[in-house]
RNA sequence: GGGGAUGUGGUCUAGCUUGGUAUGAUACACGAUUGGGGUUCGUGUGGUCGGGGGUUCGAAUCCUCCCAUCCCCG
Numbered sequence: 001g002g003g004g005a006u007g008u009g010g011u012c013u014a015g016c017u018u019g020g021u022a023u024g025a026u027a028c029a030c031g032a033u034u035g036g037g038g039u040u041c042g043u044g045u046g047g048u049c050g051g052g053g054g055u056u057c058g059a060a061u062c063c064u065c066c067c068a069u070c071c072c073c074g
Stems, first nucleotide, its partner, number of pairs: 001073007010026003020057001027045006050066005
């Protein structure tokens, strides 16, 4: 230099092909349960989806450039 994969709450992850208010787990906070603790259950908190631009009525999703990590080729 060329090609490819990945990037989503504190952590892990679904959703991307088929555009339509972002899913689940865990963590944390509060409550219930208990003599107390654990377990279990309920409620809540937290993302504007790696960054910029574009297309569209509407973008995590499509296009484009860039960044980070990893792999392959030279």
Annotation: This is a predicted structure of a 74-nucleotide RNA (transfer RNA) from a Candidatus Woesearchaeota archaeon. It matches the Rfam family "tRNA". The family's RNA type in Rfam is transfer RNA. NCBI's taxonomy places the organism under Archaea, Nanobdellati, Candidatus Woesearchaeota. Model confidence (mean pLDDT): 82 of 100.